[in-house]
RNA sequence: GUCUGACAAGGGCAAAGCACUCCGAAAGGAUGCGACGCAAAGCCACCGGCCUACGUUUUGCCAAGGCAGAAUAAGGUAGCGGGGACGCCGGA
Numbered sequence: 001g002u003c004u005g006a007c008a009a010g011g012g013c014a015a016a017g018c019a020c021u022c023c024g025a026a027a028g029g030a031u032g033c034g035a036c037g038c039a040a041a042g043c044c045a046c047c048g049g050c051c052u053a054c055g056u057u058u059u060g061c062c063a064a065g066g067c068a069g070a071a072u073a074a075g076g077u078a079g080c081g082g083g084g085a086c087g088c089c090g091g092a
Base pairs, nucleotide, nucleotide: 002092003091004090005089012038013037017033018032019031021030022029023028036079043084044083046082047081048080049077050076051075055072056071057070058069059068060067061066
């Protein structure tokens, strides 16, 4: 340096759920508890997927204030997959 995670040690992370909490329009995130799992479940939204739709566009209605439907990522998800850079321990 490459491949690998059957065995070992020290450890690490933390799904669902819960919270009088905080941020956000929402999705979602933060924090604490929790532990389903994870050998990159550490980092990056570049590609595909998925979630959301404040705003925007558009359609309809309207008592003219607005209301409803549709489309849309510029918002998310790295614990959906691919990709990128980087890394601990063991083995070959």